Molecule: transfer RNA
Organism: Pseudomonadota bacterium
RNA sequence: GGGCCCAUAGUAUAAUGGUAUUACGUGAGAGUCGCGCUCUCAAGAUGUGGGUUCGAUUCCCACUGGGUCCA
Numbered sequence: 001g002g003g004c005c006c007a008u009a010g011u012a013u014a015a016u017g018g019u020a021u022u023a024c025g026u027g028a029g030a031g032u033c034g035c036g037c038u039c040u041c042a043a044g045a046u047g048u049g050g051g052u053u054c055g056a057u058u059c060c061c062a063c064u065g066g067g068u069c070c071a
Base pairs, nucleotide, nucleotide: 001070002069003068004067005066006065007064010024011023012022018054026042027041028040029039030038047063048062049061050060051059
């Protein structure tokens, strides 16, 4: 220098162009004298900037970061 892959809650993940899923964790409540365990509820996320589209996590381009291969 070039090719390919990846980027989604605090962490790990799912999602055929149509309300962004689940688990752990966090907060509240129930139960317990209390802790733990269990149950219920709630908050919390699409790397950045453009493009296509009625509509983008998804498709296209660039950038940023990470991984891998070639030179």